Predicted 3D model of a 97-nucleotide RNA (THF (Tetrahydrofolate) riboswitch aptamer) from a mouse gut metagenome.
The RNAcentral record of the sequence draws on MGnify.
[in-house]
RNA sequence: GCAGAGUAGAAUUUUGUGCGUUAAGAGCUAGGUGGACGGGGAGUUGCCAUUUGGACGAAAAGAGAAAUCUUGCGGUACGAAAUUCGCAUCCCGCUGC
Numbered sequence: 001g002c003a004g005a006g007u008a009g010a011a012u013u014u015u016g017u018g019c020g021u022u023a024a025g026a027g028c029u030a031g032g033u034g035g036a037c038g039g040g041g042a043g044u045u046g047c048c049a050u051u052u053g054g055a056c057g058a059a060a061a062g063a064g065a066a067a068u069c070u071u072g073c074g075g076u077a078c079g080a081a082a083u084u085c086g087c088a089u090c091c092c093g094c095u096g097c
Base pairs, nucleotide, nucleotide: 001097002096003095004094009085010084011083012082013081014080015079016078017077018076019074020073021072028054029053030052031051032050033049034048035047039092040091041090042089060071061070062069063068
C1' cells in the first nucleotide's frame, strides 16, 4: 500500500402468544430530557429511549341467553427461526498478501 474479519443492532418472511377493532398501538411532525454506537480513541446534523404538543388515520362479520368463542382486519406488542444488511463517519489496532 491492497484485501479482509469482527459488535450492538436493523430489515424482510414464516410462526407462536398477546393487544386493539367502544381505535389504543404503529407511522408522520415541532420541541424538552437522557442514552448507546466493532478491540482502543473521537463522535454529529445521524440513531435509540422517554416526555410535552400538533396534523392524519381504520374492517368488520358470524355463533351464543350471557360470559365469551370463531374467522378476519391493524404499515399492532413481544418471543422464536430463516435470509439479507451491518461499527453513520474519522483515526489507530487485528488477519492475510